[in-house]
Predicted 3D model of a 413-nucleotide RNA (Bacterial RNase P class A) from a Sphingomonadales bacterium.
Its mean pLDDT, the model's own confidence on a scale to 100, is 78.

RNA sequence: CCAGGGGGCCGGGCAGCCGCGCUAUCCGCAAGGGUAUCGAGGAAAGUCCGGGCUCCACGAAGCAAGGGUGGCGGGUAACGCCCGCCGGGGGUAACCCCAGGGAAAGUGCCACAGAGAGCAGACCGCCGGUUCGCCGGUAAGGGUGAAAGGGUGCGGUAAGAGCGCACCGGGGGGCUGGUAACAGAACCCGCAUGGCAAACCCCACCUGGAGCAAGACCGAAUAGGGGCGGCGCGCCAAGGCCCAUGUCGCAAGACAAGGUCCAAGGCAGGUCAGUUUCGGACCCGACCGCCCGGGUUGGUCGCUUGAGCCGCGCCGCAAGGCCCGGCCUAGAGGAAUGGCUGCCAGUGCGGAUACGGUCUCUUCUGGGAUACCGUCCGCGCUACAGAACCCGGCUUACAGGCCCCCUGGCGUA
Numbered sequence: 001c002c003a004g005g006g007g008g009c010c011g012g013g014c015a016g017c018c019g020c021g022c023u024a025u026c027c028g029c030a031a032g033g034g035u036a037u038c039g040a041g042g043a044a045a046g047u048c049c050g051g052g053c054u055c056c057a058c059g060a061a062g063c064a065a066g067g068g069u070g071g072c073g074g075g076u077a078a079c080g081c082c083c084g085c086c087g088g089g090g091g092u093a094a095c096c097c098c099a100g101g102g103a104a105a106g107u108g109c110c111a112c113a114g115a116g117a118g119c120a121g122a123c124c125g126c127c128g129g130u131u132c133g134c135c136g137g138u139a140a141g142g143g144u145g146a147a148a149g150g151g152u153g154c155g156g157u158a159a160g161a162g163c164g165c166a167c168c169g170g171g172g173g174g175c176u177g178g179u180a181a182c183a184g185a186a187c188c189c190g191c192a193u194g195g196c197a198a199a200c201c202c203c204a205c206c207u208g209g210a211g212c213a214a215g216a217c218c219g220a221a222u223a224g225g226g227g228c229g230g231c232g233c234g235c236c237a238a239g240g241c242c243c244a245u246g247u248c249g250c251a252a253g254a255c256a257a258g259g260u261c262c263a264a265g266g267c268a269g270g271u272c273a274g275u276u277u278c279g280g281a282c283c284c285g286a287c288c289g290c291c292c293g294g295g296u297u298g299g300u301c302g303c304u305u306g307a308g309c310c311g312c313g314c315c316g317c318a319a320g321g322c323c324c325g326g327c328c329u330a331g332a333g334g335a336a337u338g339g340c341u342g343c344c345a346g347u348g349c350g351g352a353u354a355c356g357g358u359c360u361c362u363u364c365u366g367g368g369a370u371a372c373c374g375u376c377c378g379c380g381c382u383a384c385a386g387a388a389c390c391c392g393g394c395u396u397a398c399a400g401g402c403c404c405c406c407u408g409g410c411g412u413a
Base pairs, nucleotide, nucleotide: 001409002408003407004406005405006404007403008402009401010400012344013343014342015341016340017339018338020039021038023036024035025034026033027032041384045395046394048393049392050391051390052389053211054210055209056208058279059278060277061276062275063274066207067206068205069204070203071085072084073083074082075081086100087098088097089096090095101202102201106200107199108196109195110194123142124141125138126137127136128135129134150168151167152166153165154164155163170189171188172187175184176183177182215301216300217299218298225292226291227290228289229288230287231285234267235266236265239262240261242259243258245256246255247254248253269283270282271281272280308327309326310325311324313322314321315320345382346381347380348379349378350377351376352375355374356373357372358369359368360367361366
């Protein structure tokens, strides 16, 4: 100097005029006005995750269903996030990527081509025999295919084949190192049971639902409205009305036994909707579901001090954590922070210029070349994009610029 990789930051500034919003304060009866501080983001976006918070499910604990994650260890309030490491893949490398447990629990798929693609296979070929029709052996060589059941070599064979052997590869138990995932060397093994689970599934772990249009309060108004369905059912019973019968009675009525119905109460049962246990509350409606109809669409809160931000130091490979110190930085409520002008900054294009840098020669206060950089002028542009309860992440968008570290190549000293 060129190319590549990783990380961080900024993304407009100043001034003037006019115009906005919360809060504080002053003036004003009020309307309103004056002054002052402050007033969008790294993504505010997507609504993809995780929570805080609020309400609901009667409370608690389990199981199931549904859903989510998937190497190991750590971080965190938590996560599907972050960090480190392991394994696999890409790259010369720095680095980057991985939906990374299980295919011998089961089911399913692998089109077409091909002889054969889940228990396999013989088309061409090679070898042997032959009555020349074919028969037998073979899977080393060729072909088909994304993929053909280990690779290279030697031996062996009629020709071959892990058939045997050496090495590589694969598997196994132990040993060593490591918290672990895993790795290593030696030994042994039969030479081997394809791929897909981002297919259903199995395993391990996690997990109520809904969401600020959550919700709370005040005010106002109305109809404490109506209907349907689901599920659950009985037993005993003081007492009461009525009915029949019998006895007494002139009658009213009384007594006895019985029957239908109602019923305080008791036992038992039932409800709290996935289910079980315990507790609690409740009941011929407890509970669940659906439909029709009526009223209010007002105000205040929730609403910003936070798992907050910044800085020094310490611990840790790191993510992060701890201590100390400092700071308070929008809370609107149909939704505020804008418009104009000038200068500066950055940038693109065009033009000028040999003044400086640069290159080159040299007799060194010099000469030549060149519009590459600086300089001057003109024109244009200044990205992505706007809070709405808050926070931790991920993903996506972003004109232009700056800084740090690492890898490779060329050259110089």
Its Rfam family is "Bacterial RNase P class A". Rfam links the family to the GO terms dimeric ribonuclease P complex, ribonuclease P activity and tRNA processing. Rfam classes the family as a ribozyme.